[in-house]
Parts: sequence; structure tokens; C1' cells
RNA sequence: UGUUGUAAAAGGCAAACUCGUUGAAAAGCGGGGACGCAAAGCAAUGGACCUAAAUCUAUUCAAUUAUUAGACAGGGCCGCCAAGCUGCCGGC
Repeated sequence: UGUUGUAAAAGGCAAACUCGUUGAAAAGCGGGGACGCAAAGCAAUGGACCUAAAUCUAUUCAAUUAUUAGACAGGGCCGCCAAGCUGCCGGC
């Protein structure tokens, strides 16, 4: 440097659930908690998936606000996949 993760050592992360908090929501952050993870480290570039406040259309109304329905990502997610960057220990 390439490849690999059966066993070991040193450590690391933390799903569900729960408490607090932010947010319209999805979800984020902090505490508890461990289902799992060898990149479950970084990073939303492409696809998938989640949400729909604002906006647009329709609905209702004399009209506005409001209601209801549909569409929509500049929102979210890397612990779904691909591509990118970096990295501990051991084997070959």
C1' cells in the first nucleotide's frame, strides 16, 4: 500500500422505549437505556423513504379569515442503497 474481519486486545457508537427541550410535522439536541454496528466516523451529491408549515389548486362562504381535500421540499433521514472523504486493532 492492497485486501480481509473467524478469534483476541484497547477503546468507540447507541435502536426501541422513556424524561426534558426545540420544531407545524418529519425529526433534531441533552439525560437514562442497549437492539444492534468494523466505519452505526464525516458529509444530503443521486435514488428510495418520511413530513407538508408556507405556497398553489379545488371546496365552503356575499366576502375575508377560517375549514376540508389534493399537489408540492428550499424541511428531514447517511442505523435504506450508491458514489465521495477519513480512520483503530488483528490476519494475509

Model confidence (mean pLDDT): 84 of 100. This is a predicted structure of a 92-nucleotide RNA (c-di-GMP-I riboswitch aptamer) from Pelolinea submarina. It matches the Rfam family "c-di-GMP-I riboswitch aptamer". Rfam's curators write: GEMM was predicted in a large-scale screen for bacterial structured RNA regulatory elements.